C1' cells in the first nucleotide's frame, strides 16, 4: 500500500400493526389504571446442521416466541449505502 472482518463518530435510506374502549389526573395529542384487538426490525429468549461414546454444556438468521418494546405524526428502528477514525487477520 492493497484485500477482508469488526468497532466508534457523522450522514442518506429504512417496514409492520387500534390517533381503539372505559376511568382518574392534566394546559395537552401527555401520564397512570383496567379491557379487548393487533405488529416484529431495539433489546431478550428458543433451535437445525455441527461437535461429544452418552447426557449436560456450546451452537445462526430478517426463522420462531412476543418477556420487553411498539400500533397518526415526531421519536425509535434491525438492516443497507457512504465519509472519517481505530483495531484485527492474511498477503
Nucleotide at each position: 500500500g492493497c484485500u477482508g472482518g469488526c468497532c466508534c463518530c457523522g450522514u442518506g435510506g429504512g417496514a409492520g400493526a387500534g390517533a381503539c374502549c372505559g376511568g382518574u389526573c392534566u394546559u395537552g395529542u401527555g401520564a397512570c389504571c383496567g379491557g379487548c384487538g393487533c405488529c416484529g426490525a431495539a433489546g431478550g429468549c428458543g433451535c437445525a446442521a455441527c461437535a461429544c461414546c452418552g447426557c449436560c454444556c456450546g451452537g445462526a438468521a430478517u426463522c420462531g416466541c412476543u418477556c420487553a418494546g411498539g400500533c397518526a405524526a415526531a421519536a425509535g428502528g434491525a438492516c443497507c449505502g457512504u465519509g472519517g477514525g481505530g483495531c484485527c487477520a492474511a498477503u
RNAcentral holds the sequence, with entries from Rfam and Ribocentre. A computed fold for a 91-nucleotide RNA from Thioflavicoccus mobilis 8321, annotated as Glycine riboswitch aptamer.